[in-house]
């Protein structure tokens, strides 16, 4: 110098909820809050879940099911990628 678990040390993020704003909506952003997180940093590639819309079927209606498209979610999982400290 490099690799490197845990305990530590220095820090980091911020669930639910509340207020405001944007959006048809899922949801996102800002402030407060702080459940938790060793990647709860980032990425929508695979899957899951959710929203909106076209079409088809059932139904008296409400609504339900299927298919396709567009979108959301990385604090649902997998995967990719970057990163602090540094025992033996």
């Nucleotide at each position: 110098a490099c690799c490197g678990a845990c305990c530590a040390a220095a820090g980091g993020c911020a669930c639910c909820c509340c207020c405001g704003c944007a959006g048809c909506g899922a949801u996102g952003c800002g402030g407060g809050u702080c459940c938790g997180c060793a990647a709860a940093g980032c990425c929508a590639g695979g899957a899951g879940u959710c929203u909106c819309g076209c079409g088809g079927c059932c139904g008296a209606a409400a609504g339900g099911c299927c298919c396709c498209g567009a979108g959301a979610u990385c604090g649902u999982c997998c995967g990719g990628u970057u990163a602090c400290c540094g025992a033996a």
Notes
Predicted 3D model of an 88-nucleotide RNA (c-di-GMP-I riboswitch aptamer) from an Acidobacteriota bacterium. It matches the Rfam family "c-di-GMP-I riboswitch aptamer". About the family: GEMM was predicted in a large-scale screen for bacterial structured RNA regulatory elements. Model confidence (mean pLDDT): 82 of 100. It was read from a public genome assembly, where an Rfam model found it.